A computed fold for a 583-nucleotide part of an RNA from a sediment metagenome, annotated as large-subunit ribosomal RNA, domain V.
[in-house]
Context: one part of a larger RNA
RNA sequence: CCCGUAUCAGGACAAAAAGACCCCGUGGAGCUUUACUGCAACUUUACAUUGACUCAAGGUAAGAGAUGAAGAGAAUAGGUGGGAGACUGUGAACUCGACUCGUUAGGGUUGGGGGAGUCGUUAGUGGAAUACCACCCUUUUCUUGCUUUGUGUCUAAGUAUAUAAAUUAUCUUUAUGUAUGACAGUGUAUGGUGGGCAGUUUGACUGGGGCGGUUGCUUGCGAAAGAGUAACGCAAGCGCACAUAAGGUUGACUCAAUCCGGAUGGAAAUCGGAUGAAGAGUGCAUAGGUAUAAGUCAGCUUUACUGCGAGGGGGACACCCCGAGCAGUUGGGAAACCAGGUCUAAGUGAUCCUAUGGUGGAACAUGGUAUCGCCAUUGACUAACGAAGAUAAGCUACCCCGGGGAUAACAGGCUAGUCGCGCCCGAUAGUCCAUAUUGACGGCGCGGAUCGGCACCUCGAUGUCGGCUCGUCACAUCCUGGGUGUGGAACAGCACCCAAGGGUUGGACUGUUCGUCCAUUAAAGUGGCACGUGAGCUGGGUUCAGACCGGCGUGAGCCAGGUCGGUCUCUAUCCGAUACGGG
Numbered sequence: 001c002c003c004g005u006a007u008c009a010g011g012a013c014a015a016a017a018a019g020a021c022c023c024c025g026u027g028g029a030g031c032u033u034u035a036c037u038g039c040a041a042c043u044u045u046a047c048a049u050u051g052a053c054u055c056a057a058g059g060u061a062a063g064a065g066a067u068g069a070a071g072a073g074a075a076u077a078g079g080u081g082g083g084a085g086a087c088u089g090u091g092a093a094c095u096c097g098a099c100u101c102g103u104u105a106g107g108g109u110u111g112g113g114g115g116a117g118u119c120g121u122u123a124g125u126g127g128a129a130u131a132c133c134a135c136c137c138u139u140u141u142c143u144u145g146c147u148u149u150g151u152g153u154c155u156a157a158g159u160a161u162a163u164a165a166a167u168u169a170u171c172u173u174u175a176u177g178u179a180u181g182a183c184a185g186u187g188u189a190u191g192g193u194g195g196g197c198a199g200u201u202u203g204a205c206u207g208g209g210g211c212g213g214u215u216g217c218u219u220g221c222g223a224a225a226g227a228g229u230a231a232c233g234c235a236a237g238c239g240c241a242c243a244u245a246a247g248g249u250u251g252a253c254u255c256a257a258u259c260c261g262g263a264u265g266g267a268a269a270u271c272g273g274a275u276g277a278a279g280a281g282u283g284c285a286u287a288g289g290u291a292u293a294a295g296u297c298a299g300c301u302u303u304a305c306u307g308c309g310a311g312g313g314g315g316a317c318a319c320c321c322c323g324a325g326c327a328g329u330u331g332g333g334a335a336a337c338c339a340g341g342u343c344u345a346a347g348u349g350a351u352c353c354u355a356u357g358g359u360g361g362a363a364c365a366u367g368g369u370a371u372c373g374c375c376a377u378u379g380a381c382u383a384a385c386g387a388a389g390a391u392a393a394g395c396u397a398c399c400c401c402g403g404g405g406a407u408a409a410c411a412g413g414c415u416a417g418u419c420g421c422g423c424c425c426g427a428u429a430g431u432c433c434a435u436a437u438u439g440a441c442g443g444c445g446c447g448g449a450u451c452g453g454c455a456c457c458u459c460g461a462u463g464u465c466g467g468c469u470c471g472u473c474a475c476a477u478c479c480u481g482g483g484u485g486u487g488g489a490a491c492a493g494c495a496c497c498c499a500a501g502g503g504u505u506g507g508a509c510u511g512u513u514c515g516u517c518c519a520u521u522a523a524a525g526u527g528g529c530a531c532g533u534g535a536g537c538u539g540g541g542u543u544c545a546g547a548c549c550g551g552c553g554u555g556a557g558c559c560a561g562g563u564c565g566g567u568c569u570c571u572a573u574c575c576g577a578u579a580c581g582g583g
Stems, first nucleotide, its partner, number of pairs: 001583008010575003015569001022404004027400002029396004035200005041193003045189005051154003055150012068137001075130001078136005085119003094113008158180009203215003212232001216238006239385001240283001241342002247301007255279001257275005281290002284347001286345003305328004311322004317386001330339003353379001355377005361372002411458001412456001413454003417451001419447006429437001465540001466538003470532001471529005478503003481498006505519005546564004550559003
């Protein structure tokens, strides 16, 4: 070195299972609810099935009654007309009761007694004159008819049930009862309740996701001297305002600030003078502009017009922006001219649908019409602002599928803010004296054990804490060894230099690593090896399904909160390693 046999499990990011964690999909399912929209079910009302009678109340019509107070006036005069007579033994005046109306004056009805008169005209008062008759008004009573609602009663629909028969039959039918009864039940229409059930929705961006924030438009910077240009880059604004113009035009004017002067009057009010290119003002953020003003004031006004538009700018498109000029008609100006809003750049919303006004259009054989079109206008925090819909929230550890190392948790890698170690400077302390020891404020490195950042291999799987076992390496050395300094007398220390040969304990508690404690020791070192080591073991912790507590949530459920329980896969192909044998 080759071969073999028996062993061991470090590697083949070993095998197994298209990762269950995490994210993504305009994927799925189960569950919840004050998500959305429905459905069952329950319920309200009306009508039908559905009939009889009584009573009460309301409405309406007719008839019969009653009712009516300014003051004056016999006195309680509703209005208008007629009217000279009317009522009375079919019982007048008067009187005694009852009822009723009432403004407390009185009026009306009725019963008893009574037994012959009473009222009006005239006169008087008053705007109007009374008896009696007719038609009406206000309030109100009674009767009748119709009608509505309700109460009560009934039985014949209906319903329940007993017995009997068909029929040796808990159905059904019939017969006879009983109970109930126009209710119930059922049907149609209708309002409500309605996770009982169903179908769905529950956005995106994002240095993983969630939580938070943001989402359209304007201004400056970023932006690299044309335009354009990203970030969860840095700063600010908008979702309007203006007709008593803040619009048009014509004419006029010049600001802020400072100094000087001046009653009340002051640092600052209003007045006069000087200096004063802009530091003022501009309806509102910022930028650019602006005194020949775009700023300030006054006169007259409505061009903040209708129909168009050569030609351009921006934009993938949609769409947005600028615009001379023509026709018509106005305003201002003597005129030339200027005016199709505002110094400019934000002040916003497609399509569909709807509504209002207008309109020589269409309108289903024809005429008309419903309806539609065309012109102008109305209704959007469609703000997730190019708006999926008229309408929409959650949980899943009971979960599933498709994908991703496009994206997190472990490990590795890069980085080194954080961390550990070293060096420079040397203030301070050390009686004196920086450097025995201490070492501020700062500066420069090294390491790659901590916490992070990044998201580069791995999601068709790289098993995760601790322990056990077995080690091996580094040295920034815990002990043992050799030195130097000392604020080293000795002993014992302190600090530094060299040094990795060997060594580096047993226990209590906790799942613990760590840590505290007990007893020793020469010492009880710090780290790396996928926080060494699960195809070596364990499985106490973490991290599935069960369950309890606290907290949160309406709830389903949830919690780097706690708690009890909880399947760790016989066979080694290759490399590697060990023992033995053969060549």
The prediction has a mean pLDDT of 83.